[in-house]
Background: This is a predicted structure of an 86-nucleotide RNA (c-di-GMP-I riboswitch aptamer). It was read from a public genome assembly, where an Rfam model found it. Its mean pLDDT, the model's own confidence on a scale to 100, is 85. Rfam family: c-di-GMP-I riboswitch aptamer. Rfam describes the family as follows. GEMM was predicted in a large-scale screen for bacterial structured RNA regulatory elements.
RNA sequence: CUAAAUAAUGGGCAAACUUAUCGAAAGGUAAGGACGCAAAGCCAAGGGUCUAAAGCUCUUAGGAGCAAUGACAGCCGGUUGCCUGU
Numbered sequence: 001c002u003a004a005a006u007a008a009u010g011g012g013c014a015a016a017c018u019u020a021u022c023g024a025a026a027g028g029u030a031a032g033g034a035c036g037c038a039a040a041g042c043c044a045a046g047g048g049u050c051u052a053a054a055g056c057u058c059u060u061a062g063g064a065g066c067a068a069u070g071a072c073a074g075c076c077g078g079u080u081g082c083c084u085g086u
Base pairs, nucleotide, nucleotide: 005086006085012037013036017032018031019030020029021028022027035074041079042078043077046076047075048072049071050070055066056065057064058063
């Protein structure tokens, strides 16, 4: 110096849920809250997942189906990157 395992210091993020707010929804944002996380930083031009407003089709007129231009990075993936005792 490199790799793997493991431990620690100082910090970081924040699931469910609650409240407020934006949104058709999925979901986002803020505050509270911690299930967890070594990339739970960033990327939605790859795959996947969620929603289904406009639109289209059908309709027994209640609705149903299709549909991403809307979302999810805490699904996979891509990319950058902190500490170092044993």